[in-house]
RNA sequence: GACGAUAAAGGCAAACCGGCUAAAAGGCCGGGACGCAAAGCCAAAGGGUCUUAUUUAAAAUUUAAGAAAGCCUGGCUGCCGAAU
Numbered sequence: 001g002a003c004g005a006u007a008a009a010g011g012c013a014a015a016c017c018g019g020c021u022a023a024a025a026g027g028c029c030g031g032g033a034c035g036c037a038a039a040g041c042c043a044a045a046g047g048g049u050c051u052u053a054u055u056u057a058a059a060a061u062u063u064a065a066g067a068a069a070g071c072c073u074g075g076c077u078g079c080c081g082a083a084u
Stems, first nucleotide, its partner, number of pairs: 002084001003081002011036002016031006034070001040076003045073003049067005
């Protein structure tokens, strides 16, 4: 350095519920734990997803504005140390 234990010390928190907030997707706070070795940070170079408007007879599609990083990949940083 790769790697990731039924290790140790800690950390985060899905669904759901309550409150606040946004036109919506969503966001924040509290409760709560399904999970997570980057579930820390960057909407982020690409793909995909969601919302609203546009396009259309309606879809698909196009374009625009937004949302999510706990969908896949990416960039930066980081705790611990069994086995290999």